Notes: Predicted 3D model of a 364-nucleotide RNA (Bacterial RNase P class A) from Ancylomarina salipaludis. Lineage of the source: Bacteria > Pseudomonadati > Bacteroidia > Marinilabiliales > Ancylomarina. The prediction has a mean pLDDT of 75.
RNA sequence: UCGGCAAACCGUUCUAUCGCUGUUUCGCAAGAAAGAGAGGAAAGUCCGGGCAAGGCAGAGUACCAUGCUUCUUAACGGGAAGAUAGGCGAAAGCUUAUAGUAGUGGAACAGAAAAUAACCGCCUUAUUUUUUCGGAAAUAGGGUAAGGGUGAAAAGGUGAGGUAAGAGCUCACCAGUGCCUGUGGUGACAUGGGCAGCUGUGUGCCUCAUGGCUUGCAAGAUCAAGUAUACCGACAGCUGUAGACUUUACUCGGUCGAUGUCGGGGGGUAGAUUGCUCGAGACAUAGGGUGACUUAUGUUCUAGAUAAAUGAUAGAAGUUCCCUUCGGGGAAAACAGGACCCGGCUUAUAGGUUUGCCAACUUU
Numbered sequence: 001u002c003g004g005c006a007a008a009c010c011g012u013u014c015u016a017u018c019g020c021u022g023u024u025u026c027g028c029a030a031g032a033a034a035g036a037g038a039g040g041a042a043a044g045u046c047c048g049g050g051c052a053a054g055g056c057a058g059a060g061u062a063c064c065a066u067g068c069u070u071c072u073u074a075a076c077g078g079g080a081a082g083a084u085a086g087g088c089g090a091a092a093g094c095u096u097a098u099a100g101u102a103g104u105g106g107a108a109c110a111g112a113a114a115a116u117a118a119c120c121g122c123c124u125u126a127u128u129u130u131u132u133c134g135g136a137a138a139u140a141g142g143g144u145a146a147g148g149g150u151g152a153a154a155a156g157g158u159g160a161g162g163u164a165a166g167a168g169c170u171c172a173c174c175a176g177u178g179c180c181u182g183u184g185g186u187g188a189c190a191u192g193g194g195c196a197g198c199u200g201u202g203u204g205c206c207u208c209a210u211g212g213c214u215u216g217c218a219a220g221a222u223c224a225a226g227u228a229u230a231c232c233g234a235c236a237g238c239u240g241u242a243g244a245c246u247u248u249a250c251u252c253g254g255u256c257g258a259u260g261u262c263g264g265g266g267g268g269u270a271g272a273u274u275g276c277u278c279g280a281g282a283c284a285u286a287g288g289g290u291g292a293c294u295u296a297u298g299u300u301c302u303a304g305a306u307a308a309a310u311g312a313u314a315g316a317a318g319u320u321c322c323c324u325u326c327g328g329g330g331a332a333a334a335c336a337g338g339a340c341c342c343g344g345c346u347u348a349u350a351g352g353u354u355u356g357c358c359a360a361c362u363u364u
Stems, first nucleotide, its partner, number of pairs: 001360001003358008012317007020037002023034004039335001043346002046344005051216004063212005068082005083098006099207002103205003107201001119148002121144010156174006175199002177196008220274004229266001231264006243256004281300008319332005
């Protein structure tokens, strides 16, 4: 210099004017002044917790999730550091999986057979046929997992002995498993020794351990117009009565017909207040820890809307790109936007910065 890997961070700034939503101060009020006003993901609502109600409480089953170890934390299915076995890369590095030696099911195609292995082959017995007299062939039976073929996978591997032929049948070495045991490690595990010939693979059901009640701030709490009104009181009315309608000048007649007025009152709608933002807070320094994280001290207060404010215009500066007569001119700027609050995860993100590491080349 160039190409990668890992981690962290920024992701436009300032001023003016006019608006919008809260706060504080002044003011009787109208209003005025000051100051504040989206993010690294505010997103998806995936996981966990706080808080609240159901519900003054406990146990079991079902169901769901997770599943190596140690740690971290309020908690987690998150995170950190590791273990074992794989995969990718030349490297830095990235990435996948992980409980269970109980029981049980199935294993496409191919293949004789997918776990009570005999198709070919090898060995052998009996019978028959044949013969160049060595043997060969056919039929029936037995032994055999060494060789062939099929398959993702074929009964641990290699060699020797052994055998009719073979075989952990026996032995040596190697790989694994189980039991006993030494050393290192908190542990997963690693690495030795001894014993046992104990030895296929992957998957489902199942089993085991741990955790999980349901609903979400539109939870919940308080106050409470208007309208209707349970209930209570006072007054009026007391059965065809008061009253209403009809007809009418009025009465009579006809039809309907039991509550009415006022006051209190609880629940409760609109609405208002609260929950609501000081919290497992943020930042800095120092200490502990490989790290996630944590301890101490100091400083600091930083949105709270409710159909939902956080905007518009102008100017200046910076960044990137293009053009240039080198004076300058033009263009662009991502993903996205609070809604009870936190901790994570996942996803989106133009462009830029820093640190460490790997590889190649060049110079000293």